[in-house]
RNA sequence: GGGUCCGUAGCUCAGAUGGUUAGAGUGCGCGCCUGAUAAGCGCGAGGUCACAAGUUCGAUUCUUGUCGGACCCA
Numbered sequence: 001g002g003g004u005c006c007g008u009a010g011c012u013c014a015g016a017u018g019g020u021u022a023g024a025g026u027g028c029g030c031g032c033c034u035g036a037u038a039a040g041c042g043c044g045a046g047g048u049c050a051c052a053a054g055u056u057c058g059a060u061u062c063u064u065g066u067c068g069g070a071c072c073c074a
């Protein structure tokens, strides 16, 4: 330098055929339970869906560019 894939909650990840509220596990906070922990149960907070532009009535989802990461080729 060329190519492929990936970027969504603190962490690990899902998400669809473009549409109504963006989710799971874990972690965190509070409560219940206990003599007290752990475990279990309930509730809650936490998101620029990497950034920008385009297409569209509507984009986390499609297209393009930029940035970052992984791998392959040279």
Base pairs, nucleotide, nucleotide: 001073002072003071004070005069006068007067010026011025012024013023019057028044029043030042031041032040050066051065052064053063054062